The RNA shown here (Bacterial RNase P class A) has 357 nucleotides and comes from an uncultured Desulfobulbaceae bacterium. The prediction has a mean pLDDT of 78. It matches the Rfam family "Bacterial RNase P class A". Rfam classes the family as a ribozyme. Its family is annotated with ribonuclease P activity, tRNA processing and dimeric ribonuclease P complex in the Gene Ontology.

[in-house]
RNA sequence: UGGAGCGGGCGCAUGAUCGCUCCGAUUCAAAUCGGAGAGGAAAGUCCGGACACCACAGGGCAGGGUGGUUCGUAACGCGAACCGGGGGCAACCCCGGGAAAGUGCCACAGAAAAUAUACCGCCCGCCUCAGGCGGGUAAGGGUGAAAAGGCGAGGUAAGAGCUCACCGCUUUCAUGAUGACAUGAAAGGCAUGGUAAACCCCACCAGGUGCAAGACCAAAUAGGGAAACGUUUGAGGACUGCCCGUCCAAUGUUUCCGGGUAGGUUGCAGGAGGUGCCGGGCGACCGGUGUCCCAGAUAAAUGAUCAUGGUUCGCUUUCGGCGAAUACAGAAUCCGGCUUACAGCUCGCUCCAUUUU
Numbered sequence: 001u002g003g004a005g006c007g008g009g010c011g012c013a014u015g016a017u018c019g020c021u022c023c024g025a026u027u028c029a030a031a032u033c034g035g036a037g038a039g040g041a042a043a044g045u046c047c048g049g050a051c052a053c054c055a056c057a058g059g060g061c062a063g064g065g066u067g068g069u070u071c072g073u074a075a076c077g078c079g080a081a082c083c084g085g086g087g088g089c090a091a092c093c094c095c096g097g098g099a100a101a102g103u104g105c106c107a108c109a110g111a112a113a114a115u116a117u118a119c120c121g122c123c124c125g126c127c128u129c130a131g132g133c134g135g136g137u138a139a140g141g142g143u144g145a146a147a148a149g150g151c152g153a154g155g156u157a158a159g160a161g162c163u164c165a166c167c168g169c170u171u172u173c174a175u176g177a178u179g180a181c182a183u184g185a186a187a188g189g190c191a192u193g194g195u196a197a198a199c200c201c202c203a204c205c206a207g208g209u210g211c212a213a214g215a216c217c218a219a220a221u222a223g224g225g226a227a228a229c230g231u232u233u234g235a236g237g238a239c240u241g242c243c244c245g246u247c248c249a250a251u252g253u254u255u256c257c258g259g260g261u262a263g264g265u266u267g268c269a270g271g272a273g274g275u276g277c278c279g280g281g282c283g284a285c286c287g288g289u290g291u292c293c294c295a296g297a298u299a300a301a302u303g304a305u306c307a308u309g310g311u312u313c314g315c316u317u318u319c320g321g322c323g324a325a326u327a328c329a330g331a332a333u334c335c336g337g338c339u340u341a342c343a344g345c346u347c348g349c350u351c352c353a354u355u356u357u
Base pairs, nucleotide, nucleotide: 001353002352003351004350005349006348007347008346009345010344012309013308014307015306016305017304018303020037021036022035023034024033025032039328043339044338046337047336048335049334050333051210052209053208054207058244059243060242061241064205065204066203067202068082069081070080071079072078083096084095085094086093087092097201098200102199103198104195105194106193119141120140121137122136123135124134125133126132127131149167150166152164153163154162168190169188170187171186172185173184174183175182176181214266215265216264217263224257225256226255227254228253229252236248237247238246239245273292274291275290276289277288278287279286280285310326311325312324313323314322315321316320
């Protein structure tokens, strides 16, 4: 200097004038004064909760979710560290229960796609001897994403774990680690592929509904009409779906017709809260201490105008000037994550290549 990998920040600014919403003070009220006023994703509604209600929320089956180990967290399908496999020269990135419980699938090509087979080939024997027939073989070649563990030697008619050494695999033991696993030794010729976001098996997890949850107040109408079932021999209702079981319930429950109301207050932001410093930890994070209060609307507020400047791009007469643009995008109960969108600017660390000193 160029390319690459990983992580973080900002994302228009300031002033003036007018305007809007909330909180506090003051006020009979109005006015006035002070303070605050969209995000890193507020988005998707994909996960997990807090909170509220269902009287308590049991068991089994079905259905659903997760899936290496350990730790973090209120919890998670999230995060951190590590282990194993794969990709990359590397920094780094991606993947993760089980194929020896069973079933299914693997197009085309190929002889044959898993209790798999013999196209070419190799060897042996016979014959009517350019060739044909029979037997043996799966080492060599071909096809394919994948073809009876790999490589070397011996052996054989030719071959084959047929035998041996090494590697791979399985089992056992020892050592290290909290553990996934790693290292070493011994025994065994050893199950001949892949695929489980195919069915399935194994382990673990979870009650449901959701702020339009709920609570309170006020008002209005016709406390209307009909029917069915039932009153301890339990109609109906609750427990995701089904079953069992338990519980609630008595002039009760359900269905249909008709009528009225749909207004206000609250929930509503002081929290699993932010942040400075110190300590512990490889880290995610945890503890201690000080400090701060950072929207609460309800048809939905946070805006408009002017000026100056910033950044980017283009043109140019290049001391300079002119023009254009200024990303993704708007809270609605709240919080922790994940995913997606984003003009431009900027910071740090690491790897590779080249050059110079």
It was read from a public genome assembly, where an Rfam model found it.